The RNA shown here (transfer RNA) has 72 nucleotides and comes from Brigantiaea leucoxantha. Its Rfam family is "tRNA". Gene Ontology term of the family: triplet codon-amino acid adaptor activity. From the family's description: Transfer RNA (tRNA) molecules are approximately 80 nucleotides in length. Taxonomically the source falls in Brigantiaea (Eukaryota, Opisthokonta, Dikarya, Letrouitineae). Model confidence (mean pLDDT): 83 of 100. The RNAcentral record of the sequence draws on ENA.

[in-house]
C1' cells in the first nucleotide's frame, strides 16, 4: 500500500427509514435490629466526526477519525 469487519448511558449489549431494547453498574424507597439477597421508583444516550438522499436517517450513500482483522 490494498481488503473487511467495528464505533449506540459508566461498562456490555439488541435495533435494517418514524427520536432506542435489555443485562449490569448507579441514586432513593420498601424489607432487616444492621449488613447481604429480594421488590419498587427514578436519573443516566444529541447512536464516532462532517457532507449527502429523504417529510423524517442509529438505520441508505460518500469521506474522514479510531480500533481490530486478512494479503502484500
Nucleotide at each position: 500500500g490494498g481488503g473487511g469487519a467495528u464505533a449506540u448511558g459508566g461498562u456490555c449489549u439488541a435495533g435494517u427509514g418514524g427520536u432506542a431494547u435489555g443485562a449490569u453498574g448507579c441514586a432513593u424507597c420498601c424489607u432487616u435490629a444492621g449488613c447481604a439477597u429480594g421488590g419498587a421508583u427514578g436519573a443516566g444516550g444529541u447512536c464516532u466526526a462532517g457532507g449527502g438522499u429523504u417529510c423524517a436517517a442509529u438505520u441508505c450513500c460518500c469521506u474522514a477519525u479510531a480500533u481490530c482483522u486478512c494479503c502484500a